[in-house]
Context: one part of a larger RNA
RNA sequence: CCCUCGUUAAGGAACUCGGCAAAAUGACCCCGUAACUUCGGGAGAAGGGGGCCCGCCUUAAGGCGGGGGCAAGAAAACGGCCCAGGCGACUGCUUAACAAAAGCACAGGUCCCUGCAAAAGCGAAAGCUGAAGUAUAGGGGCUGAUACCUGCCCAGUGCCGGAAGGUUAAGGGGAAGGGUGGAAGCUCUGAACCGAAGCCCCGGUGAACGGCGGCCGUAACUAUAACGGUCCUAAGGUAGCGAAAUCCCUUGUCGGGUAAGUUCCGACCCGCACGAAAGGUUUAACGACCUGGGCACUGUCUCAACGAGGGACUCG
Numbered sequence: 001c002c003c004u005c006g007u008u009a010a011g012g013a014a015c016u017c018g019g020c021a022a023a024a025u026g027a028c029c030c031c032g033u034a035a036c037u038u039c040g041g042g043a044g045a046a047g048g049g050g051g052c053c054c055g056c057c058u059u060a061a062g063g064c065g066g067g068g069g070c071a072a073g074a075a076a077a078c079g080g081c082c083c084a085g086g087c088g089a090c091u092g093c094u095u096a097a098c099a100a101a102a103g104c105a106c107a108g109g110u111c112c113c114u115g116c117a118a119a120a121g122c123g124a125a126a127g128c129u130g131a132a133g134u135a136u137a138g139g140g141g142c143u144g145a146u147a148c149c150u151g152c153c154c155a156g157u158g159c160c161g162g163a164a165g166g167u168u169a170a171g172g173g174g175a176a177g178g179g180u181g182g183a184a185g186c187u188c189u190g191a192a193c194c195g196a197a198g199c200c201c202c203g204g205u206g207a208a209c210g211g212c213g214g215c216c217g218u219a220a221c222u223a224u225a226a227c228g229g230u231c232c233u234a235a236g237g238u239a240g241c242g243a244a245a246u247c248c249c250u251u252g253u254c255g256g257g258u259a260a261g262u263u264c265c266g267a268c269c270c271g272c273a274c275g276a277a278a279g280g281u282u283u284a285a286c287g288a289c290c291u292g293g294g295c296a297c298u299g300u301c302u303c304a305a306c307g308a309g310g311g312a313c314u315c316g
Base pairs, nucleotide, nucleotide: 001311002310003309004308005307006306007305008304010302011301014300019297028050029049030048031047036041038145052067053066054065055064056063057062080295081294082293083292084291085290086289087287088286092104093103108143109142110141111140112139113138114137120129121128122127147281148280149279151212152211153210156209157208158205159204160203161202162201165200166199167198171194172193176189177188178187179186180185213231214230215229216228217227240274241271252268253267254266255265256264
């Protein structure tokens, strides 16, 4: 010096990306417990107090009196707690061996397909699954508890519907023409016209793929623009939310917290480039999740010291 462990004056996160690690808390009984809430919860919230031995009352529980130890009686094992925010409702699942998560799943929602020899899937096929099920069933897509909601656009693409019309293959048809000197015959080419689905066409459809504007002017300070004009579009983003896991400028501005705060919380709205099931906004409970703050506690640190065991080193 290294590993594992113990103790430490004063301070107590000043350490550090970050309290990582360590310390602290700890079982039982009694008292006592807030916001919020889906009334279950939150709760072991938080925060306090008790205990050993002897005697008596009544054995226990409990009460009263006494006793010793410097202190310590759950002497061990055995939760640290609180506040605020983000994401995901939750318990679950996952990268066997760097990721456990805000990813996957999930109940719940909704759309589409499927009437049973079902749809769908595997398989040249036979056959099998679906299912010894039958639309309260089965398959597929998206969303993801609950609560409140889910706006506008069907022009393009997709899907669904449409006994008309247009186009259109084989086939049907056979006017007409050619070959054979050649009538019959044989043979070749072949115009009208009749011919499906599909496409065109006509409609519908967004919890289908998707999309949801620009410029100019205007109010008796200024500023701003409820208002007006104009161009374009299929229609020009509604509610709600908003510097956000989304904001470039940006450490935006204001407020809070700190002595001091690119983070955090509350607002504002100029949304570079939120927005409604690739769901929007909330939400009690839950989380080895992520972010900020506080109490307690500490060798994380100021700043290091000593001790124990095992290494390292020397000899063997």